[in-house]
RNA sequence: CCAGAUGGUCGGGCGAUCGCUGUAGCUCUUUAAAGAGCUAGGGAGGAAAGUCCGGGCUCCACAGGAAGACGGUGCCGGCUAACGGCCGGCGGGGGUGACCCUAGGGACAGUGCCACAGAAACAAAACCGUCCGCCUAUCCCCCUUUUUACGAGGAGGAUGCGGAUAAGGGUGAAACGGUGCGGUAAGAGCGCACCGCGCGGCUGGCAACAGCAGCGGACAUGGUAAACCCCACCGGGAGCAAGACCGAAUAGGAAUGACAAGCCACAUAUGGCUGGGGGUGCCUGCCCCGUCAUUCGGGUUGGUUGCGUGAGGUGUAUUGCAAAAUACAUCCCAGAGGAAUGAUCGCCCCAUCCCCGUAAGGGGAUAGGACAGAACCCGGCUUACAGACCAUCUGGCCCU
Numbered sequence: 001c002c003a004g005a006u007g008g009u010c011g012g013g014c015g016a017u018c019g020c021u022g023u024a025g026c027u028c029u030u031u032a033a034a035g036a037g038c039u040a041g042g043g044a045g046g047a048a049a050g051u052c053c054g055g056g057c058u059c060c061a062c063a064g065g066a067a068g069a070c071g072g073u074g075c076c077g078g079c080u081a082a083c084g085g086c087c088g089g090c091g092g093g094g095g096u097g098a099c100c101c102u103a104g105g106g107a108c109a110g111u112g113c114c115a116c117a118g119a120a121a122c123a124a125a126a127c128c129g130u131c132c133g134c135c136u137a138u139c140c141c142c143c144u145u146u147u148u149a150c151g152a153g154g155a156g157g158a159u160g161c162g163g164a165u166a167a168g169g170g171u172g173a174a175a176c177g178g179u180g181c182g183g184u185a186a187g188a189g190c191g192c193a194c195c196g197c198g199c200g201g202c203u204g205g206c207a208a209c210a211g212c213a214g215c216g217g218a219c220a221u222g223g224u225a226a227a228c229c230c231c232a233c234c235g236g237g238a239g240c241a242a243g244a245c246c247g248a249a250u251a252g253g254a255a256u257g258a259c260a261a262g263c264c265a266c267a268u269a270u271g272g273c274u275g276g277g278g279g280u281g282c283c284u285g286c287c288c289c290g291u292c293a294u295u296c297g298g299g300u301u302g303g304u305u306g307c308g309u310g311a312g313g314u315g316u317a318u319u320g321c322a323a324a325a326u327a328c329a330u331c332c333c334a335g336a337g338g339a340a341u342g343a344u345c346g347c348c349c350c351a352u353c354c355c356c357g358u359a360a361g362g363g364g365a366u367a368g369g370a371c372a373g374a375a376c377c378c379g380g381c382u383u384a385c386a387g388a389c390c391a392u393c394u395g396g397c398c399c400u
Base pairs, nucleotide, nucleotide: 001396002395003394004393005392006391007390008389009388010387012348013347014346015345016344017343018342020043021042023040024039025038026037027036028035045371049382050381052380053379054378055377056376057239058238059237060236062285063284064283065282067280070235071234072233073232074231075089076088077087078086079085090104091102092101093100094099105230106229110228111227112224113223114222127169128168129165130164131163132162133161134160137159138158139157140156142154143153144152145151177195178194179193180192181191182190196219197216198215199214201212202211203210204209243305244304245303246302253296254295255294256293257292258291259290262273263272264271265270275289276288277287278286312331313330314329315328316327317326318325319324349369350368351366352365353364354363355362356361
């Protein structure tokens, strides 16, 4: 100097004029409410988006137990209110590397699938090829003998048949361990060495796992679960349009069908039994007295509240590799209700292009300055984002 990786910050600033809104205080008008004015302090994000997770909170008569259905998660340890999140590790994959990804339990519980190609895709099998043998049917070629010739003998090769083989080649995503040496007719864990695999053991680590040494060659029925499935753990429902209060009004509505409810004691109250219902069924307990389905019809749509002090922000210290926790100090940082948080102007800043200048710098132009707007709140994840900057690390080139 160039390229890359990881983490983080900002994402326009200042001023003037006018305007909107919430809180607190004061004043004025007003029967009151509402309203008007002044002062002080505030007023849309890192994602407010998606609605994908987890909760806080609210309501629902359901709660506990052992199971099932459905759904979710899936290596180990830790953090957290919790999570499918985060941190740190282990295994696997990618990259020269810094780093990145990981849907990471089980294939001997069972079922399914592995198309096409290929000989063959699981307890299989031989297309080409290699080796051995046979035959003399055909062809080629060489040698010997005889011979005018025909012929005879021998060796080799091709075609043919039989046996052996799975090392070499081919097909494929994947071919029944890999590399090398020996051995063999040629080959093969056939033997050996190393690797891999299996079985014990020891060492390190909380663990996932890693390492070391030993034994084993009758040491191989492969892969796939982001296929069904099995295993372990977790899981009520609905949601701020949840809910609460005030006010107002109506009809404590009607019809059909199915199930059912009734009985005993008692003067009444009340109690017991049975029946029906109560986020799948069973058991136990508790609650309700009718339950379910369909159809018709009525009232309300107003106001206040929920509504922002919170698993809160910031700073410092301690512990921890870290996520984070603890302690102390400090701060209050929106609350609308069809929806406020803005508009205009000027200067500055950043970016691109052009001109002047050795440079610093100066001047001009730009329909250049991103993604995008709270609605109960919080912790995450995912997605979008013009541009500017900071820190650490990796690779390459050059100079010294």

A computed fold for a 400-nucleotide RNA from Parasaccharibacter apium, annotated as Bacterial RNase P class A. Taxonomically the source falls in Parasaccharibacter (Bacteria, Pseudomonadati, Pseudomonadota, Acetobacterales). The model forms 96% of the base pairs in the Rfam consensus. It matches the Rfam family "Bacterial RNase P class A". It is annotated as a ribozyme.